The RNA shown here (Bacterial large signal recognition particle RNA) has 264 nucleotides and comes from a Pseudomonadota bacterium. The sequence is in RNAcentral, with records from ENA. The prediction has a mean pLDDT of 75. NCBI's taxonomy places the organism under Bacteria, Pseudomonadati, Pseudomonadota. The gene name in the source record is ffs. Its Rfam family is "Bacterial large signal recognition particle RNA". About the family: The signal recognition particle (SRP) is a universally conserved ribonucleoprotein involved in the co-translational targeting of proteins to membranes. By type it is a non-coding RNA gene.
RNA sequence: UCGUGCUAGACGGGGAGCUAGCGGUGCCCUGUACCCGCAAUCCGCUAUAGCGGGGUUGAAUUCCCCUUCGAGAAUCGGCGGUCAGCAGGACUGCCGGGUCAGUCGGCGUUGAGGGCUGGGUCCUGUGCGGCGAGGGCCUGUGAACCUGGUCAGGACCGGAAGGUAGCAGCCAUAAGCGGUCACCCUCGGGUGCCACGGGGUAGCCUGGCCUGAGCAGGCUGAUUGCGGUAAGCUGAGUGACGAGGUACGACAAGGGGUGCACGA
Repeated sequence: UCGUGCUAGACGGGGAGCUAGCGGUGCCCUGUACCCGCAAUCCGCUAUAGCGGGGUUGAAUUCCCCUUCGAGAAUCGGCGGUCAGCAGGACUGCCGGGUCAGUCGGCGUUGAGGGCUGGGUCCUGUGCGGCGAGGGCCUGUGAACCUGGUCAGGACCGGAAGGUAGCAGCCAUAAGCGGUCACCCUCGGGUGCCACGGGGUAGCCUGGCCUGAGCAGGCUGAUUGCGGUAAGCUGAGUGACGAGGUACGACAAGGGGUGCACGA
């Protein structure tokens, strides 16, 4: 150096989380990578830190170590300012109110404005009316027998005279089923150009009396111990986002390392 057989090792790894710690199941990343059983009310272990069973490969493209790169995820009393949400109203705005000034027309001694007062609109009670419901009154119908009257025929008692019960029919009627709704009674309401009583409000409408000169509006401007809004603005911290730091770090790239036996 070559050949044969074997052994250590390998047949995925990582992050956060859980845990005293390690590994696994579950989540996420990478990307392709033997099988079966176990496990969040967790499972198995203890620094050689998944356990049990089976299989393949095997000293190198595949195993081990170091460096670089860097997907990903975690974290920061930290940074940034765009975004979203929260709070505020000091300020700038905007909208409204008040006051003042200017201007323009209008109403007003045929009474402006103000004061006093009556009525209505509002609430409530009673009466009356209307509407509706039920009942009464009136009326039609209405019983094989267990309702009434009259009871043909027939039946029963009697020697007879006569008497008794009574079906059908006819008449009437009870409950029931209808009609009429004129009248009467009771009850009800999203009922009323109604009547009377009580209460309330000063907003609107309207009438009367007193007083006697102003009143209301449009536009413009100024102002405000006034109200609203939250666009700008202010405040605090949160979430998302971006940049950065920190400890990890898959995949990949580079470098290095690695056994035993036999034979030639």